[in-house]
RNA sequence: CUCCGGUUGAUCCUGCCGGACCCGACUGCUAUCGGGGUAGGGCUAAGCCAUGGAAGUCGAACGCCCCGCCGCUGCGGGGCGUGGCGCACGGCUGAGUAACACGUGGCUAACCUACCCUCGGGAGGGGGAUAACCUCUCGGGAAACUGGGGCUAAUCCCCCAUAGGCGGGGAGGCCUGGAAGGGUUCUCCGCUGAAAUGGGGCGUGGGGGGUUAUCGCCUGCGCCCCGCCCGAGGAUGGGGCCGCGGCCUAUCAGGUUGCUGGCGGGGUAAUGGCCCGCCAGGCCUACGACGGGUAGGGGCCGUGAGAGCGGGAGCCCCCAGAUGGGCACUGAGACAAGGGCCCAGGCCCUACGGGGCGCACCAGGCGCGAAAACUCCGCAAUGCGGGCAACCGUGACGGGGCUACCCCGAGUGCCCCCCUUGUGGGGGCUUUUCCCCGCUGUAAGGAGGCGGGGGAAUAAGCGGGGGGCAAGUCUGGUGUCAGCCGCCGCGGUAAUACCAGCCCCGCGAGUGGUCGGGGUGCUUACUGGGCCUAAAGCGGCCGUAGCCGGCCCGGUAAGUCCCCCCUGAAAGCCCCAGGCUUAACCUGGGGAGCGGGGGGAUACUGCCGGGCUAGGGGGCGGGAGAGGCCGAGGGUACUCCCGGGGUAGGGGCGAAAUCCAAUAAUCCCGGGAGGACCACCAGUGGCGAAGGCGCUCGGCUGGAACGCGCCCGACGGUGAGGGCCGAAAGCCGGGGGAGCGAACCGGAUUAGAUACCCGGGUAGUCCCGGCUGUAAACGAUGCGGGCUAGGUGUUGGGCGGGCGAGAGAGCCCGCCCGGUGCCGCAGGGAAGCCGUUAAGCCCGCCGCCUGGGGAGUACGGCCGCAAGGCUGAAACUUACAGGAAUUGGCGGGGGAGCACACAAGGGGUGGAGCCUGCGGCUUAAAUGGAGUCAACGCCGGGAACCUCACCGGGGGCGACAGCAGGAUGACGGUCAGGUUAAAGGCCUUACCCGACGCGCUGAGGGGAGGUGCAUGGCCGUCGCCAGCUCGUGCCGUGAGGUGUCCUGUUAAGUCAGGCAACGAGCGCGACCCCCGCCCCUAGUUGCUACCCUAGGGGCGACCCUGGGGGCACACUAGGGGGACUGCCGCCGCUAAGGCGGAGGAAGGAGGGGGCCACGGCAGGUCAGCAUGCCCCUAAUCCCCCGGGCUGCACGCGGGCUACAAUGGCGGGGACAGCGGGUGCCGACCCCGUAAGGGGGAGGCAAUCCCUCAAACCCCGCCGCAGUUGGGAUCGGGGACUGCAACUCGUCCCCGUGAACGUGGAAUCCCUAGUAACCGCGCGUCAACAUCGCGCGGUGAAUACGUCCCUGCUCCUUGCACACACUGCCCGUCGCUCCACCCGAGGGGGGCUUGGGUGAGGCCUCUGCCGCAGGGCGGGGGACGAACCUAAGCCCUCUGAGGGGGGAGAAGUCGUAACAAGGUAGCCGUAGGGGAACCUGCGGCUGGAUCACCUCC
Repeated sequence: CUCCGGUUGAUCCUGCCGGACCCGACUGCUAUCGGGGUAGGGCUAAGCCAUGGAAGUCGAACGCCCCGCCGCUGCGGGGCGUGGCGCACGGCUGAGUAACACGUGGCUAACCUACCCUCGGGAGGGGGAUAACCUCUCGGGAAACUGGGGCUAAUCCCCCAUAGGCGGGGAGGCCUGGAAGGGUUCUCCGCUGAAAUGGGGCGUGGGGGGUUAUCGCCUGCGCCCCGCCCGAGGAUGGGGCCGCGGCCUAUCAGGUUGCUGGCGGGGUAAUGGCCCGCCAGGCCUACGACGGGUAGGGGCCGUGAGAGCGGGAGCCCCCAGAUGGGCACUGAGACAAGGGCCCAGGCCCUACGGGGCGCACCAGGCGCGAAAACUCCGCAAUGCGGGCAACCGUGACGGGGCUACCCCGAGUGCCCCCCUUGUGGGGGCUUUUCCCCGCUGUAAGGAGGCGGGGGAAUAAGCGGGGGGCAAGUCUGGUGUCAGCCGCCGCGGUAAUACCAGCCCCGCGAGUGGUCGGGGUGCUUACUGGGCCUAAAGCGGCCGUAGCCGGCCCGGUAAGUCCCCCCUGAAAGCCCCAGGCUUAACCUGGGGAGCGGGGGGAUACUGCCGGGCUAGGGGGCGGGAGAGGCCGAGGGUACUCCCGGGGUAGGGGCGAAAUCCAAUAAUCCCGGGAGGACCACCAGUGGCGAAGGCGCUCGGCUGGAACGCGCCCGACGGUGAGGGCCGAAAGCCGGGGGAGCGAACCGGAUUAGAUACCCGGGUAGUCCCGGCUGUAAACGAUGCGGGCUAGGUGUUGGGCGGGCGAGAGAGCCCGCCCGGUGCCGCAGGGAAGCCGUUAAGCCCGCCGCCUGGGGAGUACGGCCGCAAGGCUGAAACUUACAGGAAUUGGCGGGGGAGCACACAAGGGGUGGAGCCUGCGGCUUAAAUGGAGUCAACGCCGGGAACCUCACCGGGGGCGACAGCAGGAUGACGGUCAGGUUAAAGGCCUUACCCGACGCGCUGAGGGGAGGUGCAUGGCCGUCGCCAGCUCGUGCCGUGAGGUGUCCUGUUAAGUCAGGCAACGAGCGCGACCCCCGCCCCUAGUUGCUACCCUAGGGGCGACCCUGGGGGCACACUAGGGGGACUGCCGCCGCUAAGGCGGAGGAAGGAGGGGGCCACGGCAGGUCAGCAUGCCCCUAAUCCCCCGGGCUGCACGCGGGCUACAAUGGCGGGGACAGCGGGUGCCGACCCCGUAAGGGGGAGGCAAUCCCUCAAACCCCGCCGCAGUUGGGAUCGGGGACUGCAACUCGUCCCCGUGAACGUGGAAUCCCUAGUAACCGCGCGUCAACAUCGCGCGGUGAAUACGUCCCUGCUCCUUGCACACACUGCCCGUCGCUCCACCCGAGGGGGGCUUGGGUGAGGCCUCUGCCGCAGGGCGGGGGACGAACCUAAGCCCUCUGAGGGGGGAGAAGUCGUAACAAGGUAGCCGUAGGGGAACCUGCGGCUGGAUCACCUCC
């Protein structure tokens, strides 16, 4: 030593993106302080600069001039110049530089060093010029400046001498050293060749000047000081050389001509090819030369646990530069920041002749920019230069000013009380800070310190509050808008995510943002990763360099380890101590890292030597094999040709057609030709490195396995580059061509069909020679070695055993070695899986990966005839792209089961008329809702008003509080008139009344106004389904699985057996209700067999009605029984259960119903009700009238009635059940053709009524006709309900009599008392039923069977789906935006090379002048800035046009891929096509499904 958010429905993994942290620069908002410390035009323009300042000093080197005081014992100052030293330091900057520039350690026997120190020695003689100045008897010039003449001094210059130095020869020793070529001594020769005896002070002489003053002029001596010269040494500073170290790029692989070396020379302080002449031909490079890009290097700084990564600002060391470039001079030192010359560009002055300047010093200005200070003070301190010194100078430096730039420290108060709802008010205390004053402080100030006074006074913000991530589901606004957001994501009316308010969180004089860096990132992996499927093993082999390497012994000590020494500058960092009130900061001491040297150790590695045989190789032996190349031979099929036979078709497909065939096909027989291929054997068999290899025989040849007390003796492994091999397609040349078959041509299919299918068919496929070099070249698994349980096949060899043996020689078992499969332990893995043939545990070596897309593309290079291959980016874009597995869903996947799902049947709908609902249209309004199943006779049960939500018109309504108003009369009432359809509603007028008050603001009430995407409740539907879960255990990292699976069975997850499960719950079932059989109980209002009785009828048996007994039957309504696969047989497993049978009223759930799981459908309903939020309030509220919901050119759903004779009509006759009834049902009587009307008993109902059921039966008519079918429509008359039937009710009678003659595609219901047909009741209801809910009556047909259609359940499989196939998704085309590539060219810049011109300095020769230093010329040589020119390379801008790419809520065409994706997909290659793509050839499984074989 840290994680968190983001790929999914969920999971694990890979992987990237983002967040939290630290640092730097800039920036938004904000800001009291102080203190202390540090930084501030570094990043861009090493761009350009006005002005001032930044380097002088010395009179004790010298000359001249001037001034002051003094008039002496004299003392000072200034200017100009000569001379000396300094100006090569200090200060600034980072352009250039990839280099001995820097760092580090060395070397210099190849060097220099002014001033300084130490030691030794010395300064003899002689000569000369010049500035200042003077002069114009002189000038020139605008200026800058400059020429001539004249004078003069020195520590200026020169000559001679001596000492000395240098070179060479000789001699001998000594010294240093690793080593003499060094040093030293002597000698000879040659060359060269010093000095300033100057200045000052003191002392003491001499001379001279002067009127004097003893002096300031000249000069001698002594001492002291400062200087001068030579030599030696030191110190300091530098020059040169070397080892090692530290950037990117190989899309830079070869570079180099003074290049590499030698000899000789030049040059330098000095080595050297530094330079030159000659000679030789080397030198560097894969350990990365050369080229390109970038860059000053280090101490250190930021970050990090560290290793690292990033940086090089400030401070220190080194380097480099001074507008760009070049050059030398002077000097100890320079190629010289405030020196010189020249070129270039810029600026300035100019009289146009010519001159001048260089802030990357301090300030300051412009420009550039996101970005950075005062034209301050002082030499007091430190330091430097000069000076004997005093001192002078110093934008070095020391200080101050500005800036939150960084770090550190502090404050913005404390206590109490009051009205306290908030907030606020009051009192007291303290005084850091703040304000005022003084002292101190300082060079002067400012701070600070000390003292005094005043006064809570003078002082808080920024960011955030959806998650990550700490802090709101508070309020208002907004409504996919405006906006937010690093990432995920918020916003489409109730936003914890926008904009605000309140509250809260974090930090706090700061706090946020942007960009950059580090970290997070074991996402570059040295520490410390990976490569079967996630990105990643080269297609394979051989082999070079490199890396790695068996056993034993000896040596060595390079690696390695230990100790010591030197170094590792200071600052910084760490530790300790100390000083500022603390801290930051500062001071002192100690330590750390790297490098070099010395000593020691020797296990391991290396190196050297010796040995060994286990690795490897060789030899011998008998076997195995589609290993390779060549040659020869053979076989079947096919096509074609010939002959024969034979006749009408053949062929092909899902079905067809194109096609072939009467010139005889197809078919059969025989013969011939040709090319390709090699069935069976054949096998998860064999061989090969891979690609790949399959008839037979022969020749040549490679490799492997096994066996062998044989031989060699580590000879080995891997392998960057490199070489060779390398399927198919493709290319070149030449052959060949039967079949197949890209392209192509036809035929089909289709909306189309550039495809799939069919008929043809060219390249090609085949052979020879050459090229290409790719692939799903796959085990998606590099090669070699060692180690780590087994089981079971198979193949080759060996050994052992058994059987067999006439020939033939085999068959079986075990063990060992090699190969090749499957299963599997440990272990590994994200999992799938791997597992002695590893994907386990280790070692060695190589290759490769680092999010997705752009893209294996562009550019460059190499290869190729071409196609193309190899190498291989970036801009830009994106929050994912992925792997494995899980649960679902889905499949034009599989298996099993089921359903009026189909099938088998019956009846309908779809056609007609009408009814009803919906759409559409219309309308003032046609109020809304519902929309596949699961909207549409549904909400709602048929809306005349009402209902009512719509339209037109009219009217009415605000509890309560506050305000305006109101006794000058509110509100209310009212006659009359007006308005109106109507109305004291309003208006006019008037009266009554007597206190409130809608004019305003809130609020209240109301709303069928909105939101069923805010809800409750209720309902529909999946679902007449059989499922959905839980507890514990077990399995899995996990999602999750198991249980719930399998077999059998069932209507059923029903039950049984098995099973890492064992149990349980909700569902199923059981339960409840109705019906069917029996029994019991009960008997009115029900019943009446039997008995009695009354009345009536009949000839009579007897019947009807009423009453009384009675409760048997029926019925009613309460209870109970009964059915359980219980019994028998068979099947099944001795199971569950199934089939059949007996008995039974009924069987295997007896029939029907109620109930109906976890949940899904944002299903339906805010218009039944409830309800959040929003909206309307004098109207979206309430009331009234009228209209509308009924409108009709149309479309759809559901029905009714029909189309007729199984019928219609007329007449007669028969039999129900469920129900309902007081605002009601209404017997019965009367009236009316009828509807109905007038009366009206009984009935609050097993009593009375509705209530005569109809189909049916009997008789008659009708006779196939749009009719005696059918009844629509319309006319007339009537009835009923109701306030009211015009819009717009129903019924009756008469008249009218429409469509319609059985219904296209399609579609619905039904399995038994069902369908169909028939009527009845009830609901709604004043009235209105073709509706809904019930009821009974009559009463068929068919079901072999199946999963084909529609769907459901379970198991399994595939998936790129998961708002889940109405899914997902590909490419062209069209539009917009963006970056890029190519591009005829055009513009700019840089570098290199050749040539030319050539400033300039250097070297050399030489002429003239000068006394000399020197000056002026001429010739030659090499160098050479700059410019011109030619060429090459690189970079950049631009460019008509061309090309693809990325991105962009709803564009076009198709459907390629994902499920067998509907032609399995994909890879390579080739051709073709609007496009995805299609087709050929070869390959892969990363293909579903069924079957077969083999193995386990």

Small-subunit ribosomal RNA from a marine eukaryotic metagenome, 1496 nucleotides, folded computationally.
Rfam family: Bacterial small subunit ribosomal RNA.